Annotation:
A computed fold for a 74-nucleotide RNA from a bacterium, annotated as transfer RNA. The prediction has a mean pLDDT of 81. Its Rfam family is "tRNA".
RNA sequence: GGGCGGCUAGCUCAAUUGGUUAGAGCGUCUCGGUGACAUCGAGAAGGUCACAAGUUCGAGUCUUGUGCCGCCCA
Numbered sequence: 001g002g003g004c005g006g007c008u009a010g011c012u013c014a015a016u017u018g019g020u021u022a023g024a025g026c027g028u029c030u031c032g033g034u035g036a037c038a039u040c041g042a043g044a045a046g047g048u049c050a051c052a053a054g055u056u057c058g059a060g061u062c063u064u065g066u067g068c069c070g071c072c073c074a
Stems, first nucleotide, its partner, number of pairs: 001073007010026004019057001028044005050066005
């Protein structure tokens, strides 16, 4: 220098053909429970979907550019 993949909650990851409220598990907090923890049950908080622009009635999803991480070629 060229090519490919990835970036979504604190962590690990889903999200179908673009479609009307962005989710799960773990973690955190509150309550129940216990002598007290743990397990368990109920509930809650937590998101600039990496950034910017474009297309569209509508974008996490499509297109372009940039950034970061990983792999391959030279």